Two RNAs folded together computationally: RNase P RNA and transfer RNA, 502 nucleotides in total. Model confidence (mean pLDDT): 78 of 100. Rfam match: Bacterial RNase P class A. Rfam classes the family as a ribozyme. Rfam describes the family as follows. Ribonuclease P (RNase P) is a ubiquitous endoribonuclease, found in archaea, bacteria and eukarya as well as chloroplasts and mitochondria.

RNA sequence: GGUUGGUCGGGCGGCCGCGGCACCCGUCAGGUAUGAGCUGGUAUGAGCGGGUGUCGAGGAAGGUCCGGGCUCCCCAGGGCAGGGCGGUGGGCAACACCCACCCGGAGCGAUCCGCGGGACAGUGCCACAGAGAACAGACCGCCUCCUCGGCGGUCCGCGUCGGUCGAGGUUCGCCGAGACCAUCAGGGCCUUCGGGAGGUAAGGGUGAAACGGUGGUGCAAGAGACCACCAGCGGCCGGGGCGACCCGGUCGGCUCGGCAAACCCCGCCCGGAGCAAGGUCGAACAGCGCACGUCUGAGGGCUGCCCGCCCGAGUGCGCGGGUAGACCGCACGAGGCCGCCGGCAACGGCGGUCCCAGAUGGAUGGUCGCCGAACGGUGCGUCGCAAGGCGCCCGGGAACAGAACCCGGCCUACAGACCAGCCCCU
RNA sequence: GCCCCGGUAUCCCAACGGCAGAGGAAGCGGUCUCAAACACCGUCCAGUGUGGGUUCGAGUCCCACCCGGGGCACCA
Numbered sequence: 001g002g003u004u005g006g007u008c009g010g011g012c013g014g015c016c017g018c019g020g021c022a023c024c025c026g027u028c029a030g031g032u033a034u035g036a037g038c039u040g041g042u043a044u045g046a047g048c049g050g051g052u053g054u055c056g057a058g059g060a061a062g063g064u065c066c067g068g069g070c071u072c073c074c075c076a077g078g079g080c081a082g083g084g085c086g087g088u089g090g091g092c093a094a095c096a097c098c099c100a101c102c103c104g105g106a107g108c109g110a111u112c113c114g115c116g117g118g119a120c121a122g123u124g125c126c127a128c129a130g131a132g133a134a135c136a137g138a139c140c141g142c143c144u145c146c147u148c149g150g151c152g153g154u155c156c157g158c159g160u161c162g163g164u165c166g167a168g169g170u171u172c173g174c175c176g177a178g179a180c181c182a183u184c185a186g187g188g189c190c191u192u193c194g195g196g197a198g199g200u201a202a203g204g205g206u207g208a209a210a211c212g213g214u215g216g217u218g219c220a221a222g223a224g225a226c227c228a229c230c231a232g233c234g235g236c237c238g239g240g241g242c243g244a245c246c247c248g249g250u251c252g253g254c255u256c257g258g259c260a261a262a263c264c265c266c267g268c269c270c271g272g273a274g275c276a277a278g279g280u281c282g283a284a285c286a287g288c289g290c291a292c293g294u295c296u297g298a299g300g301g302c303u304g305c306c307c308g309c310c311c312g313a314g315u316g317c318g319c320g321g322g323u324a325g326a327c328c329g330c331a332c333g334a335g336g337c338c339g340c341c342g343g344c345a346a347c348g349g350c351g352g353u354c355c356c357a358g359a360u361g362g363a364u365g366g367u368c369g370c371c372g373a374a375c376g377g378u379g380c381g382u383c384g385c386a387a388g389g390c391g392c393c394c395g396g397g398a399a400c401a402g403a404a405c406c407c408g409g410c411c412u413a414c415a416g417a418c419c420a421g422c423c424c425c426u
Numbered sequence: 427g428c429c430c431c432g433g434u435a436u437c438c439c440a441a442c443g444g445c446a447g448a449g450g451a452a453g454c455g456g457u458c459u460c461a462a463a464c465a466c467c468g469u470c471c472a473g474u475g476u477g478g479g480u481u482c483g484a485g486u487c488c489c490a491c492c493c494g495g496g497g498c499a500c501c502a
Stems, first nucleotide, its partner, number of pairs: 001423008010371007018056010031044004058400001062411002065409005070274004082270005087101005102116001103114004117265002122263002124259003139204002141200006148194003152190005162181004168175002212230006231255002233252008278328004287319006299311004335354008375395003379392005427498007436451003444482001453469005475491005
């Protein structure tokens, strides 16, 4: 300098305050008991008020992305549909989680990353560019061929006239074999430019992707067409591993594109809803039933009762769906911590020990004092060439965030502090 | 607390995985008019909430996050 894992995530004290539970004190509705009955009193006492003790947010309580517990509904069994998962072997209540390993990739390395089954079961898609995009393709290029055409070169053959040279002959006027040049028609070959018919996937060019790579043989030119080596794929054999897979040998020119976070195929898993689940109690009101009563006065007030006076038409009791509301669910759990044992590990087993939030407008806070990490400073000192480091001084003052039925994970947010293993450089 | 849905220009909205995005309203400029409205013509405005992945290629498919919206009890 880097990488991995773990722990913590402000501390102490004073005062005031909030929620749960236990106990104590005070007060008290209704009910019950005491009572022959009524009333009063007394006892019990939900609740309310006060006091004491004790406990009181997190590593993520968050997002609600998976998996379970729990509860209700549905359910003979099987299938379809729909959804999810996907290397192998383990762990776990279960998982899309965790551990170990395999394979591929990144890195010098510690280590990290991977939605990591199947593309010779089928269907589909691969824009633009490009000749051609999936059992491909001939645009340029390379090569061959043609009763093809044009320019040029060269050769052959025939003829013609013209020119030049000219062996030889001569009557000295000329005649003249032959050669060369030129010209016209034709043919062969070569080269080049086109046209047509093919061959060729080496090269150019396009693209994300072009049907193995290098060298040679071969060929008209070429090409796994053939050969050697390399790479890949497939079959077989041997060895190692529980397995994914790895190592070695041999054979086959087999050379085969990508996409399944496209449909799909294969294997495995999944019934639905969610604590506003679900359950118990239950005012009031509607409605129903019974009893008494409407001047022969139910009931109420004065007043606790009897008497008396006044008011007076409804009153009392029961049932009642289930609302408001209250309670349960609901805080002992796949629980935390410590030790030993098994296992590489995740984890499991045994023993000991601890009880650790439970609200329902929703508690877990406020303030003061001391200490204080980060951070800031045109402060001081010191080391250093410098960047900067260290010490002192002054200021400063603690990240992300807050339970709501409960657990196991994942993901996301997080100022910083500490510990341990390993790697690289000096 | 639990369960769902959506996000493209200033606004309303479209787009089969394929030239990176159609249309309408609004805005701006012009024509018309004395001036405006209407109408017509032209023009401007987005890289699809953010980040990552799959793919040759993503507004679209997948994952994570951000923002916004909706629903919930009981009886019949």